Transfer RNA from Flexilinea sp., 75 nucleotides, folded computationally.

RNA sequence: GAGGCUAUGGCUCAAUGGCGGAGCAUCUGACUGUGGAUCAGAGGGUUGUGGGUUCGACCCCCACUAGCCUCCCCA
Numbered sequence: 001g002a003g004g005c006u007a008u009g010g011c012u013c014a015a016u017g018g019c020g021g022a023g024c025a026u027c028u029g030a031c032u033g034u035g036g037a038u039c040a041g042a043g044g045g046u047u048g049u050g051g052g053u054u055c056g057a058c059c060c061c062c063a064c065u066a067g068c069c070u071c072c073c074c075a
Stems, first nucleotide, its partner, number of pairs: 001071007010024004018055001026042005048064005
């Protein structure tokens, strides 16, 4: 330098262009002699950034950023 993949809550991951959710973790309550486990509930998201298309975008298009992989060149 060329190409490909990935980016969504603290973590790991979902979400057919039509109300962004689950598990774990955190917090609160119940239960328990205490803790753990279990049960119930709650909080937590500028969907990497900036534009575009559309009535409507996590999803489609363009550019950029970061990470990973492959290849080319030089040494």
Overview:
Model confidence (mean pLDDT): 82 of 100. It matches the Rfam family "tRNA". Rfam classes the family as a transfer RNA.